[in-house]
RNA sequence: CAGGAUAUAGUUUAAUGGUAAAACACGGAGUUUGGAUCUCUGAGACGAAUGUUCGAUUCGUUCUAUCCUGA
Numbered sequence: 001c002a003g004g005a006u007a008u009a010g011u012u013u014a015a016u017g018g019u020a021a022a023a024c025a026c027g028g029a030g031u032u033u034g035g036a037u038c039u040c041u042g043a044g045a046c047g048a049a050u051g052u053u054c055g056a057u058u059c060g061u062u063c064u065a066u067c068c069u070g071a
Base pairs, nucleotide, nucleotide: 001070002069003068004067005066006065007064010024011023012022013021018054026042027041028040029039030038047063048062049061050060051059
């Protein structure tokens, strides 16, 4: 420099254009002499901008970051 892929909660992953799901982690309550385990409950996210659409995590464009391949 050229081509391609990925970006969702603190972490790891889902969601074929129609209410963003779960596990671990975290907060609260119960259980215990205390802790762990267990039970109940709660908060927390679509990389940025713009466009298409009645409606966008999903489709298009640009940018940012990371990774891969080639020279």
Predicted 3D model of a 71-nucleotide RNA (transfer RNA) from Taishania sp. RNAcentral holds the sequence, with entries from ENA. NCBI's taxonomy places the organism under Bacteria, Pseudomonadati, Flavobacteriia, Flavobacteriales, Taishania. Its mean pLDDT, the model's own confidence on a scale to 100, is 82.